[in-house]
Molecule: transfer RNA
Organism: uncultured Bacilli bacterium
C1' cells in the first nucleotide's frame, strides 16, 4: 500500500428490506423486603449510534471522505 470486517449506555450486546419515542442482560441509584448484608421484587436515571458531509419527506440503517481496532494480502 490494497481486501475484508467492527464502531450502539459504565461493560457485553441486539436493532441495519429507511418510518411508533433506540432496545436487552449486566452495573448503578431510589423504595419494599431483613435485626442488618447478600438473594428476590417493583421503579429511576444513563446514548450526538465513533467523526464530518450527502441523498431523502424522513437515516443508527444508504452513499462518500476521514479515525480507531481486527484480520487476510503483498
Nucleotide at each position: 500500500g490494497g481486501g475484508g470486517g467492527a464502531u450502539u449506555a459504565g461493560c457485553u450486546c441486539a436493532g441495519u428490506u429507511g418510518g411508533c419515542u433506540a432496545g436487552a442482560g449486566c452495573a448503578u441509584c431510589u423504595g419494599c423486603c431483613u435485626u442488618g448484608c447478600a438473594c428476590g421484587c417493583a421503579g429511576g436515571g444513563g446514548g450526538u449510534c465513533g467523526c464530518g458531509g450527502g441523498u431523502u419527506c424522513g437515516a443508527a440503517u444508504c452513499c462518500c471522505a476521514c479515525a480507531u481496532c481486527c484480520u487476510c494480502c503483498a